[in-house]
Molecule: transfer RNA
Organism: Podarcis lilfordi
RNA sequence: GUAGCUCAGUGGUUGAGCAUCUGCCUUGCAUGCAGGAAGUUCCAGGUUCAAUCCCUGGC
Numbered sequence: 001g002u003a004g005c006u007c008a009g010u011g012g013u014u015g016a017g018c019a020u021c022u023g024c025c026u027u028g029c030a031u032g033c034a035g036g037a038a039g040u041u042c043c044a045g046g047u048u049c050a051a052u053c054c055c056u057g058g059c
Stems, first nucleotide, its partner, number of pairs: 001059001004018004012049001020036005042058005
C1' cells in the first nucleotide's frame, strides 16, 4: 500500500479534496449551486464473536 489521482481514518460494513456523470445557471464556455456514481481497503495465513485496523510472512 484505502475511489480514476492525492491522501485521511477507526477492532463493529470507509471519508475528504481534485477529477468524472446528471440537472440548474449562461447565447456558449468557464465559474458557481444541487445531486449521483465510483473502494473484494496489495496478497496469504493467524488472533478475535467481529480485522481495513492487531500479529507473522510475501510482493